């Protein structure tokens, strides 16, 4: 120097192709319930779209630059 994948609450992992209702689910954690007390079960809250522009009534999804991880090729 080239080509390719990946990026979403603390932590995994959907939703993206084919745009649209409060971004879903596990868990972590906080608080209630049960229990002599933990634990396991249960209610419930909090908590995220890598940045930046663009199209679009509307954008995690499309498109254009970065930008950090990984892979492969020189």
């Nucleotide at each position: 120097g080239g080509g390719g994948a990946u990026g979403u609450g603390g932590u995994g992992c959907a939703a993206c192709c084919u745009g649209g209702u409060u971004a879903a689910c596990a868990u972590u954690c906080a608080a209630g319930g049960u229990u002599u007390g933990g634990g396991a079960c249960u209610u419930u809250g909090c908590g995220a779209u890598c940045c930046c522009g663009g199209u679009u009534c509307a954008a995690a999804u499309c498109c254009g630059g970065g930008c950090a991880u990984c892979c492969c090729c020189a």

Model confidence (mean pLDDT): 81 of 100. This is a predicted structure of a 74-nucleotide RNA (transfer RNA) from a Candidatus Nanoarchaeia archaeon. The same sequence occurs in records of 2 taxa. Its Rfam family is "tRNA". Rfam classes the family as a transfer RNA. Its family is annotated with triplet codon-amino acid adaptor activity in the Gene Ontology. Rfam's curators write: Transfer RNA (tRNA) molecules are approximately 80 nucleotides in length. Taxonomically the source falls in Candidatus Nanoarchaeia (Archaea, Nanobdellati, Nanobdellota).